c-di-AMP riboswitch aptamer (ydaO/yuaA leader) from a Dehalococcoidia bacterium, 152 nucleotides, folded computationally.
Rfam family: c-di-AMP riboswitch aptamer (ydaO/yuaA leader). From the family's description: This family represents a conserved RNA structure found upstream of the ydaO and yuaA genes in Bacillus subtilis and related genes in other bacteria.
It was read from a public genome assembly, where an Rfam model found it.
RNA sequence: GCGUGUGGCACGCCAAAUCUCCCGGUCGCUCGGGAGAGUGGGGGACCCAGAGAUCGGGGCGAAUCCUCGGGCGGGGCCGUAGGGCAACCACCUGGGGAGCGGCUUCUUCCGCCGUAGCCCGUCAGCUAACCCCGCAGGCGUAGGAAGAACCU
Repeated sequence: GCGUGUGGCACGCCAAAUCUCCCGGUCGCUCGGGAGAGUGGGGGACCCAGAGAUCGGGGCGAAUCCUCGGGCGGGGCCGUAGGGCAACCACCUGGGGAGCGGCUUCUUCCGCCGUAGCCCGUCAGCUAACCCCGCAGGCGUAGGAAGAACCU
């Protein structure tokens, strides 16, 4: 000097996921409980919308749709049977495309990345009053060009 790992502090990012106060515990805290502000989500009339069915249906979230190949399971039709025909549905997996989301003030273009997971439990369109729930978790120096904004 470079790289890697761990811990602390500060700053910042994705996301609604922040701030303040009180009580208890602790060496301390990002521990536990309660309250408020702010913020996010759900339920819930008239009117409007809508028909139904049930194979269910619905919510949070960017996380949906189409298509090609492979794997596996369940069915449909023909046949006495062996078997054959059509190519249906579901799941897993590998590609491609569209849409959507992120890339650290914003817009455009290029480029890169993501397209998960969880919940309700037969039930929910919108919806005033009203009612209920959340405030987690995960990250790191913030891609390039042009224009604009803001600050100094």